RNA sequence: CAGCCCUCCGCGGGAGAGUCCGUCGCGUUGCGACGGCGCCGAAGGCGCAACCGCCCCGGAAACGCUCAGGCAAAAGGACCGCGCGAGGGAUG
Numbered sequence: 001c002a003g004c005c006c007u008c009c010g011c012g013g014g015a016g017a018g019u020c021c022g023u024c025g026c027g028u029u030g031c032g033a034c035g036g037c038g039c040c041g042a043a044g045g046c047g048c049a050a051c052c053g054c055c056c057c058g059g060a061a062a063c064g065c066u067c068a069g070g071c072a073a074a075a076g077g078a079c080c081g082c083g084c085g086a087g088g089g090a091u092g
Base pairs, nucleotide, nucleotide: 001092002091004089005088006087007086008085009083010082011081012080013079018037020036021035022034023033024032025031026030038071039070040069044067045065046064047063051059052058053057
């Protein structure tokens, strides 16, 4: 220096499910808090395990559970794309 991989950052895309009922408060066509019932799964977490590995033991999902989170908007959001961005790794 080159491409590859990982993490972070920035931008764009990004689903699902009641803005249901009640009480209280407020700045009162609404907003917020709490409670109740009904739901969702793609933050996180946990579980099984296909599979994988250096095979003692580990790593493991978009599957499952819903503790958490979420069910108007906003925010968040696994994942995907972009970036002559930042850091690191082995290789040449």
The prediction has a mean pLDDT of 78. A computed fold for a 92-nucleotide RNA from an uncultured Hyphomicrobiales bacterium, annotated as Glycine riboswitch aptamer. Rfam family: Glycine riboswitch aptamer. Rfam links the family to the GO term glycine biosynthetic process. It was read from a public genome assembly, where an Rfam model found it.